Predicted 3D model of a 474-nucleotide part of an RNA (small-subunit ribosomal RNA, 3' major domain) from an uncultured bacterium.
Context: one part of a larger RNA
Formats: sequence, structure tokens, C1' cells
RNA sequence: UGACGGGGGUCCGCACAAGCGGUGGAACAUGUGGUUUAAUUCGACACUACGCGAGAAACCUUACCUAGGCUUGACAUGCAUUUGACAGGUGUGGAAACACACUCUUCUAAGCUUCGGUUUAGACAUUUGCACAGGUGCUGCAUGGCUGUCGUCAGCUCGUGUCGUGAGAUGUUUGGUUAAGUCCUCUAACGAGCGCAACUCCUAUUGCUAGUUGCAACCCUUUAUGGGGCACUCUAGUGAAACUGCCUGGGAAACCAGGAGGAAGGUGGGAAUGACGUCAAGUCAUCAUGGUCCUUACGUCUAGGGCUACACACGUGUUACAAUGGCUAAUACAAAGAGUUGCAAACUUGUAAAAGUAAGCUAAUCUCAAAAAAUUAGUCUAAGUUCGGAUUGAGGUCUGCAAUUCGACCUCAUGAAGUUGAAAUCGCUAGUAAUCGCGCAUCAGAACGGCGCGGUGAAUUCGUUCUCGGACCU
Repeated sequence: UGACGGGGGUCCGCACAAGCGGUGGAACAUGUGGUUUAAUUCGACACUACGCGAGAAACCUUACCUAGGCUUGACAUGCAUUUGACAGGUGUGGAAACACACUCUUCUAAGCUUCGGUUUAGACAUUUGCACAGGUGCUGCAUGGCUGUCGUCAGCUCGUGUCGUGAGAUGUUUGGUUAAGUCCUCUAACGAGCGCAACUCCUAUUGCUAGUUGCAACCCUUUAUGGGGCACUCUAGUGAAACUGCCUGGGAAACCAGGAGGAAGGUGGGAAUGACGUCAAGUCAUCAUGGUCCUUACGUCUAGGGCUACACACGUGUUACAAUGGCUAAUACAAAGAGUUGCAAACUUGUAAAAGUAAGCUAAUCUCAAAAAAUUAGUCUAAGUUCGGAUUGAGGUCUGCAAUUCGACCUCAUGAAGUUGAAAUCGCUAGUAAUCGCGCAUCAGAACGGCGCGGUGAAUUCGUUCUCGGACCU
């Protein structure tokens, strides 16, 4: 000087408390450990690994295993060299890769020319040889880059000056204040930088401009899917608006408490933005890269299998255990997205998944598209049930070369556990929790995951003694 203390003081945070809903018990989904396996590819391990890398493992992906092949190689460049073939087509063998046979067979320029060709150079392709290629092999404790975390915590430093023999101190401390090293004040300090805040985006109000594909009040009329219209809604461009600006009280000031006006009030709400550094944190398997190792194999091609195994253990989720509910019928109200190798209306067929046929749409025009919870009416009557839907049997649909290992969905039948869950433990402070659907990325097909969107819409916060984490002074 820091760090630490079951030392002290001050303060903060869904940290506790006050509440609401979960996890831990059940079934299933998914990840991990373990075990098994020819292989179950690799990485990630307290918080900060475990629905994580993976924004999609049937083949491919794929890195793993088994079997069959290749060795200048699946891919690149150069040099030398062979040939005009190789490729393509057909056939045979084969699981394919591949091997063999047949067929088909170049071009440009210059020179010589008996116009038949031949020589040289080049392009293209090919053979052989040499340099080399190749490696998801190892080392994240050799590295770059990127990332997690403390933490969106309020801190981390520098120049000059001053103090100290010096390491260093001061500034950054004191007294107030703030979300904030935010600001004021005091002051051997005076200034400055990286952070904070602001600048950016979305959202809440409104003026102006614009008016199609949007809107549609009003008017006209051949009453039509009509013509005028841009007022309103909306859209999207540009402005305004909030600044403790005004008032009252307190205060030296900063600022604090209350009030008015206002769509919004004291950072209005949300997002992006992550200081110096910490953990030899993570990643050599995104990529790049030093070193090292392999080179008829640790490279590479192909088929099949595996990554999907299953006495078990853990994490994260989904569905439930029901009446604030289940079922049947009727009837409302969104937002945000996506669409031409695509989204597909309407109609027909089928109980249905879907199929057939086929308008419109490169989209404020057409389509996906039905929002669901809600509301209204009826029924069930406390039961392992008209709750719950696992599991299994049978029959189908779709995608795809191919659903056996190993896809999703539909119909009929089957109808398991489960009656609210021990110790323990998680999330959340408002349009939040809880609950209800909708969309998108990936994608041929395949979400209970992820990322977004809106609908309905609470309870509680006395307070800071205690638990956890953090900040400042000592």
C1' cells in the first nucleotide's frame, strides 16, 4: 500500500422481511453424470457447466465405430514429364466408393508443306515423378481474436504542486446530498482522463407535411366491388413538449418534501451501451496462430452402424392431480411477423391428419389466420371420475432416394402414475408476477427448447436485527 476479520461506523441490492407463483413427490421431454457398448465423437463442472457450443444427429451433418478402397492424394500452387486424351454414354461385378470392357473422341498461333500431314509454342484435360498438400491430432498453462463473471457495481487513474529519508501520501478526505467520485461545501492542493450522466433506438401526448394498398364522416349518382373526399383512425417524415421551469416550506448551497398545470414529474417506462482490472476463468472444435506430433496414415473416399443404449443419480422444463374445473354448442376482441424452390383463399373428397383442383399475392392490396383465455347457454356432482393423459395394440396421412434401428401428425381402442408433494430451494416490486394464446429463426420433415408479440391482470414492501453479495471511511 492492499487484502482479510464470527472489529466498528455509514449506505445499497427481490439480499432478508411482507406477499404471489413455483422446484423438490408423479408421468413425460431435454441436458449431464454413471454404467453399458465395436462406437455410444468432442468440449463446458460452485455462483460463472448441466433445453450449454447445437438458430434443428434418419442419410448428409459427423468429428466416433465396423467393413471395403486410395496414396501428390477429396482441396491448392510450382517445376519437370507422358498423352490427346479425360469427361460424358452403355454394359458387367460391387453395399457403394471403385475396377474392367465397349463407344465417343480437342482447340489456337507461327514455320515447313508434295495440302495427306509434320515441327515448335500455348490453352484445356490427363499420366508419372518431385517440391508439397492434408490433420475437428496435442498444448487455451506459448498466443491473437471473441466471451463469461464480479457489475451497469461507482469506481480506476494521470500531470504539476506540496508532504515524507523512502515505500508512498495528498488530490479521491471532512460536513451535507445523489441512482451515481452526482452535485454543493470545507480543504495543500489545482486541474485533467477512462467510467457516471447526456448524445442513439423503441414507447407514452401533440402540431405540420403527405394520402395508397390505409381510412371513410360528408356529398353525388347509371345503386356499383361506382365517383368525389383525407376530416377522423392509421401510416412515416419533420417539429414541439419535461427543464426541479413555476408556487409553498426547509436549507449556506447542492438538494429535499409538498402543490399547481400537464398525455407524461423529478433518471416518465424499456433497450442498447460494461471503466482500470479479477478468476494462468472459457474457447487451438468458428476463425487465426507459435511449438510439437502423424505422412500407404492421426490424411482421404464409400456403405452400414453410433451420437437416440439404460439397474441408477442430478439439473432445466412440459402436462397434471381438477368444479375459480372438464366437456358440448353459440358468439366477440389483438399485436408482431413470414411468404415466389414460397404463402395458398374458395370449392370438392375424407371422421381426421390430409388429398384433389385452383383464384390472389414479389405483399398496409393476396395468403398463412382460427387468436386463446374471456362471455352466453347446457351438462357432469366429488368419484382415481366425463379429472389426468403415460403406455400399448390396430389402421392411416405427410415429408423425403430412404422413416427398422430413428420423424411428425391423425383416427379407433387401451386408460399407468398422480388426490398439491419431507429436508431444502428458486423467480418476481406493475402493465410486473401469474395466466392465455399468436408469430419467427433453424428447417425437405421434425420444439414441451430459444427469440419476439400482444390479451386478461393481482398481492405485498412494518422495516434493515438477521442471511447473501457489494460500496465508502476507520